A computed fold for a 155-nucleotide RNA from a Halanaerobiales bacterium, annotated as glmS glucosamine-6-phosphate activated ribozyme aptamer. Its Rfam family is "glmS glucosamine-6-phosphate activated ribozyme aptamer". By type it is a riboswitch. About the family: This entry contains a glucosamine-6-phosphate activated ribozyme that is found in the mRNA for GlmS. GlmS is an enzyme that uses fructose-6-phosphate and glutamine to generate glucosamine-6-phosphate. The ribozyme catalyses self cleavage of the glmS mRNA that is thought to regulate GlmS activity. The coordinates come from a structure-prediction model, not an experiment, and the mean pLDDT is 78.
[in-house]
RNA sequence: AGAAUUAAAUUAGCGCCUGGACUUGGUUAUUCUACCAAGUUGACGAGGUAGAGGUUUAUCGAAUAUCGGCGGGUGCCUCUAGGCCUGCUGCCGGUCUCAGGCAACUUUUAAAACUUGUAAGCGAUUACAAGGCAAAGGGGUUGUCAGGCAGCUGU
Numbered sequence: 001a002g003a004a005u006u007a008a009a010u011u012a013g014c015g016c017c018u019g020g021a022c023u024u025g026g027u028u029a030u031u032c033u034a035c036c037a038a039g040u041u042g043a044c045g046a047g048g049u050a051g052a053g054g055u056u057u058a059u060c061g062a063a064u065a066u067c068g069g070c071g072g073g074u075g076c077c078u079c080u081a082g083g084c085c086u087g088c089u090g091c092c093g094g095u096c097u098c099a100g101g102c103a104a105c106u107u108u109u110a111a112a113a114c115u116u117g118u119a120a121g122c123g124a125u126u127a128c129a130a131g132g133c134a135a136a137g138g139g140g141u142u143g144u145c146a147g148g149c150a151g152c153u154g155u
Stems, first nucleotide, its partner, number of pairs: 014071004019067001020041008044061003050080006081097005087152006100145009114131007
C1' cells in the first nucleotide's frame, strides 16, 4: 500500500464521473490555438418513510444561480392494513398514516454564498473557526365545512 472478514457511526440537494469548465507539466513555432499526461470542480441547507408493487424533470426557500450525464430517493399511482367523516355495526364513497379538508393567529437552533482569520497545496482548490441572513412543513389555539343506503340500541 492492497485484499478479505467483523463491529460501530454517518448519508437522500444523497452518491458517482468518461462530457464540459479550470489548474500544472510536456510537444510544436515567440504568443495564441490544437494534442497528450496528471489533477481540481461537479446543489446551500430546511422538510419528508404504515407495508408491497409500479413510476420519474418528487416539497420549500437561499444564492455572485447549483452546466451535463448515470444511479438512488421519504414524492405520485394501484392494492392491502389502519384512523376520521353517525351512539354502534355492515357495504359504498371521501380523506389521511397515529391519522378529515380549508382559513387565521401563535410557536418552532438554517446552511452555504458573503466578511474576517488559520492551515495544506506550484496551482486550480480543499478543510476549519468567528459573525450573520428564509420559506414550506410540524406543534398549539380558534373558526368553518364533511357523507349515502341498510340494520340495531337508547331517549